RNA sequence: GGGGUGGUAGCUCAGUUGGGAGAGCGUGGGACUAAAGAUCCUAAGGUCAGGUGUUCGAUCCACCUUCGCCCCA
Repeated sequence: GGGGUGGUAGCUCAGUUGGGAGAGCGUGGGACUAAAGAUCCUAAGGUCAGGUGUUCGAUCCACCUUCGCCCCA
């Protein structure tokens, strides 16, 4: 330098023919307990890597940039 693949909550990840942003764990609060653990209920938490474009509408499509991993040179 070329090709492929991935970047979504604190962590691990899902998501989609383009229209609701989610799960588990973790964290806060509550129930239970003498207390704690386990269990149950509940809440908070996100510029969907960044930008531009297409579209009525973009996490999703196109282009550029950027970071990680793999392959080729």
Molecule: transfer RNA
Organism: Papaver nudicaule